[in-house]
Context: one part of a larger RNA
RNA sequence: GCCGGCGAGUUUACCUGCGUGGCUGAUGGUUAAGCGACUGGAGUCGCGGAGCCGGAGCGAAAGCGAGUCCGAACAGGGCGUGGGGGUCGCGCAGGUAAGACCCGAAACCGGGUGAGCUACCCUUGGCCAGAGUGAAGGGAACGUAACGGUUCCUGGAGGCUCGAACCCGUUGGUGUUGCAAAACCAUGGGAUGAGCUGAGGGUAGAGGUGAAAUGCCAAACGAACCCGGAGAUAGCUGGUUCUCCCCGAAAUGCAUUGAGGUGCAGCCGUAACCGCGGGCCGUGCGGGUAGGGCACUGGAUGGGUAAGGGGCCGCGAGGUUACCAACCCCAACCAAACCACGAAGCGUGCGGUCUAUGGGUUGCGAGUGAGACUGUGGGGGCUAAGCUCCAUAGUCGAGAGGGAAACAGCCCAGACCGACGGCUAAGGUCCCGAAGAGCCUGCUAAGUGGGAAAGGCGGUCAGACUGCGGAGACAACCAGGAGGUUGGCUUAGAAGCAGCCAUCCUUCAAAGAGUGCGUAAUAGCUCACUGGUCGAGCGGUCUGGCAUCGAUAAUUCAACGGGGCUCAAGCAGGCCACCGAAGCCGCGGGUGCGGUAGCGUGGCGCUACCGCGCGGUAGGGGAGCGUCGCGCGCGCAGCGAAGGUGCACCGGAAGGUGUGCUGGAGCGCACGCGAGUGCGAAUGCCGGC
Numbered sequence: 001g002c003c004g005g006c007g008a009g010u011u012u013a014c015c016u017g018c019g020u021g022g023c024u025g026a027u028g029g030u031u032a033a034g035c036g037a038c039u040g041g042a043g044u045c046g047c048g049g050a051g052c053c054g055g056a057g058c059g060a061a062a063g064c065g066a067g068u069c070c071g072a073a074c075a076g077g078g079c080g081u082g083g084g085g086g087u088c089g090c091g092c093a094g095g096u097a098a099g100a101c102c103c104g105a106a107a108c109c110g111g112g113u114g115a116g117c118u119a120c121c122c123u124u125g126g127c128c129a130g131a132g133u134g135a136a137g138g139g140a141a142c143g144u145a146a147c148g149g150u151u152c153c154u155g156g157a158g159g160c161u162c163g164a165a166c167c168c169g170u171u172g173g174u175g176u177u178g179c180a181a182a183a184c185c186a187u188g189g190g191a192u193g194a195g196c197u198g199a200g201g202g203u204a205g206a207g208g209u210g211a212a213a214u215g216c217c218a219a220a221c222g223a224a225c226c227c228g229g230a231g232a233u234a235g236c237u238g239g240u241u242c243u244c245c246c247c248g249a250a251a252u253g254c255a256u257u258g259a260g261g262u263g264c265a266g267c268c269g270u271a272a273c274c275g276c277g278g279g280c281c282g283u284g285c286g287g288g289u290a291g292g293g294c295a296c297u298g299g300a301u302g303g304g305u306a307a308g309g310g311g312c313c314g315c316g317a318g319g320u321u322a323c324c325a326a327c328c329c330c331a332a333c334c335a336a337a338c339c340a341c342g343a344a345g346c347g348u349g350c351g352g353u354c355u356a357u358g359g360g361u362u363g364c365g366a367g368u369g370a371g372a373c374u375g376u377g378g379g380g381g382c383u384a385a386g387c388u389c390c391a392u393a394g395u396c397g398a399g400a401g402g403g404a405a406a407c408a409g410c411c412c413a414g415a416c417c418g419a420c421g422g423c424u425a426a427g428g429u430c431c432c433g434a435a436g437a438g439c440c441u442g443c444u445a446a447g448u449g450g451g452a453a454a455g456g457c458g459g460u461c462a463g464a465c466u467g468c469g470g471a472g473a474c475a476a477c478c479a480g481g482a483g484g485u486u487g488g489c490u491u492a493g494a495a496g497c498a499g500c501c502a503u504c505c506u507u508c509a510a511a512g513a514g515u516g517c518g519u520a521a522u523a524g525c526u527c528a529c530u531g532g533u534c535g536a537g538c539g540g541u542c543u544g545g546c547a548u549c550g551a552u553a554a555u556u557c558a559a560c561g562g563g564g565c566u567c568a569a570g571c572a573g574g575c576c577a578c579c580g581a582a583g584c585c586g587c588g589g590g591u592g593c594g595g596u597a598g599c600g601u602g603g604c605g606c607u608a609c610c611g612c613g614c615g616g617u618a619g620g621g622g623a624g625c626g627u628c629g630c631g632c633g634c635g636c637a638g639c640g641a642a643g644g645u646g647c648a649c650c651g652g653a654a655g656g657u658g659u660g661c662u663g664g665a666g667c668g669c670a671c672g673c674g675a676g677u678g679c680g681a682a683u684g685c686c687g688g689c
Stems, first nucleotide, its partner, number of pairs: 001689006011098014028053003034047005057064002067079004101239002104236001108229006119203009128193001130162003133158001137154006166190003171186004205221001207217003214223001242624006252265005266368002268365007276358001277355010291341001292339002297335003301331004308324002310321004371396010401412003416589003421585003427579003430563003436576001438575006449565001455549002459546010476533005482506003487501003512527001516525002590614011625678001627675005633669004643662008
């Protein structure tokens, strides 16, 4: 891991409700313990009226009573009467008390067992090759007045040195389902000491022991182990076993030693009762949002006017100012906590109309109280987040199908079943790949389409306004572009062209006191302006469409799903057709609820037809299948029971039936009753492989 077996809402008491019975309608219902009789394993019958419920309520009570209490009240109001009966069983559901659906702690307490491991202690024994160093003391010699001293010899001290046994375990490697639940190899530390070690003994868990690490106390010690209290408790995790039919949520509010729990409400189911719900139209009423506005509350800009203030002058009176500036006036603004205005929409009353398996109340049973995304209105944040918090609608949740390449929350659309029928939705119709290389008119040249901004752009198309033009525009080419004059000033110089000022007059077809280049300054080139050549359109401003640049990421293409596409297979507008889903229609079938009719009938059941339904998690309701045993009735079986195994058939499912083989002794059906009654999951338990 697989297979097989085992494996989880039970029992008792009480309460509430529903179903179903007995007795009853107030001389109501019912006995408990206990006792007696009978008896075949524990019952049956009888006795037992204690007690309980009901029969009247209201008040704190005295008390009164179909009323009563508050009150001065024969105002009012509360709780009652009027009225749906009572009680005792049985069944089912829920609640409470109990282990209370099952498994699971870490722990707590009690009584015991442990120091044959290890820590420390007591008693008594044992062990430490060899080598080195050479303390005190001693002796001798020398030396001294003497002592001290010096040298040599002797001596053999030491938690001394080197190093086996022995003890330890430093570093590296091997080992890591090992040789081993701590080892092996090499290396290393101590090795006469606070040394190592044998035997006997002592200290015990709220404790001991500890050269102290929370170490050790029998291979896991911040409190040992064993058994017991004990099925501790677990607002936590996991698991919870056959089938079909009907309905179907919530992830919110308030509160909570509350936040992943719970209570009440909300939302779901079910039963009874009530006879009410929803859409649209009309017509009233409600509140200050969107928008708008600036009288109010505040903010804020420009101008005018002008108290006041500042600067300057003045001894002062006062004067002055290109500074600041209230009020007032004009103009243009801003605001969730501003409003002299104010929608749509929303809520609600009434009337009309359409529609309803919808609505309400009460009893009983729940689950939910972690929500997610998208659109819209907002708060927080950075007008960040697949962010967060509200509101509102939808979807997912609990929703399959089609589309979006793939993709819970987007678009379309709500799957009872069957079939090789038809029509559509979103989205599509060149090929992959069902259906148009569809039709008409434009646009795009960028593979834009098929990712992106501010901003840039003589890309291109369309439009509006405007200027010039056969008296010849625009572009190009030929020619001219002059004189006073080098204007004045400035300057070393300043001559159209460093700078400042002025910017006239003349000749003319035209020519600036000069557009740019250039010179030291001149010169030179050129422009404006004019003539000629040419011969038809040429400029400017603005608006819109599509394109273009801006454009940079990590393993080739990798920003159309791919191929591939250019008067398109791209974009915009218009039109026709087709494809396309579990949507809709047609055909057949099943089932729930409602209605009608018929038949049978004690409540009700069956049949036919009609109408409306039948996605579904938590969850509620209903109907069934199967297992084991019991009662009663009826059956099967050595001419072969159960069980096993193969095949065939029947039923809407759980399931059922027949038969071959195997097996070798029990088994079934109808009705009723009772449960140790259904397994795939619990790191489930036991076994097998």

This is a predicted structure of a 689-nucleotide part of an RNA (large-subunit ribosomal RNA, domain II) from a Pseudomonadota bacterium. The prediction has a mean pLDDT of 87. The RNAcentral record of the full RNA draws on ENA.